This is a predicted structure of a 91-nucleotide RNA (c-di-GMP-I riboswitch aptamer) from Saccharibacillus sacchari.
Its mean pLDDT, the model's own confidence on a scale to 100, is 85.
Rfam family: c-di-GMP-I riboswitch aptamer. Rfam links the family to the GO term cyclic-di-GMP binding.
NCBI's taxonomy places the organism under Bacteria, Bacillota, Bacilli, Paenibacillaceae, Saccharibacillus.
RNAcentral records the identical sequence in 2 taxa.
The RNAcentral record of the sequence draws on Rfam and Ribocentre.
Of the family's consensus pairs, 100% are formed in the model.

RNA sequence: CUCCGAGAAACGCAAACCAGUCGAAAGGCUGGGACGCAAAGUCAGGAAUCUACGGCGAGCGCCCGCUCGUUAAGAUCGUCCGACCGCCACG
Numbered sequence: 001c002u003c004c005g006a007g008a009a010a011c012g013c014a015a016a017c018c019a020g021u022c023g024a025a026a027g028g029c030u031g032g033g034a035c036g037c038a039a040a041g042u043c044a045g046g047a048a049u050c051u052a053c054g055g056c057g058a059g060c061g062c063c064c065g066c067u068c069g070u071u072a073a074g075a076u077c078g079u080c081c082g083a084c085c086g087c088c089a090c091g
Base pairs, nucleotide, nucleotide: 003091005088012037013036017032018031019030020029021028022027035078041084042083043082045081046080047079048076049075050074054071055070056069057068058067059066060065
């Protein structure tokens, strides 16, 4: 330096759930909490999934509006692929 990732160690991250907070929602953030993780670090580029304020269409309604369908511009990197970067370490 490269490959590899121990039933090891060091340093880490933190699911569900709870509280607060932001958001129309999905979900995010903070604190608590640990199911797990060797990239569970970063990026929403490809796929996938979730949501539907607004838009569009339909129905009802005098109107305000309500309901249904559809739609990502929203979200998830702890779904997969890809890109970038990185700790420790037996062999």